[in-house]
Record summary
Predicted 3D model of a 71-nucleotide RNA (transfer RNA) from a bacterium. Its mean pLDDT, the model's own confidence on a scale to 100, is 85. Its Rfam family is "tRNA". Its family is annotated with triplet codon-amino acid adaptor activity in the Gene Ontology.
RNA sequence: CGGGCCAUAGUAUAGUGGUAAUACACGCCCUUGGGGUGGGCGAGUCUGGGGUUCGAUUCCCCAUGGCCCGA
Numbered sequence: 001c002g003g004g005c006c007a008u009a010g011u012a013u014a015g016u017g018g019u020a021a022u023a024c025a026c027g028c029c030c031u032u033g034g035g036g037u038g039g040g041c042g043a044g045u046c047u048g049g050g051g052u053u054c055g056a057u058u059c060c061c062c063a064u065g066g067c068c069c070g071a
Stems, first nucleotide, its partner, number of pairs: 001070007010024004018054001026042005047063005
């Protein structure tokens, strides 16, 4: 310098045009003499900018960061 892949909650991941989800973690309640386990409820998320579209986490472009390949 060129190319490919990836970026979603605190962590790990699903979702791929129409209200963003699961597990663990976190908060509250129930259960216990207390803790753990178990159960119920809840808060919290699409890397940034632009474009396409009635509508973008999803498609396109650029940037940023990470991984890989080539020179």